[in-house]
RNA sequence: GCGCGUGUAGCUCAGUGGAUAGAGCACCCGCCUCCUAAGCGGGGGGUCGCAGGUUCAACUCCUGCCACGCGCACCA
Numbered sequence: 001g002c003g004c005g006u007g008u009a010g011c012u013c014a015g016u017g018g019a020u021a022g023a024g025c026a027c028c029c030g031c032c033u034c035c036u037a038a039g040c041g042g043g044g045g046g047u048c049g050c051a052g053g054u055u056c057a058a059c060u061c062c063u064g065c066c067a068c069g070c071g072c073a074c075c076a
Stems, first nucleotide, its partner, number of pairs: 001072007010025004018056001027043005049065005
């Protein structure tokens, strides 16, 4: 340099066009308990990597860019 894949909550991941984007763990509060852990209930937390395009409507489709991973090429 070329190709492919991934990017969504602090972490690990769902969501493959249709209304206000979810789960588990973690965090905070409460219940329970002598206390802690476990368990139960509730809560906070998101520019969906960035920009643009298509569409009545985009996390989802298209284009460019960025980051990471893999493969190939180059490495005189």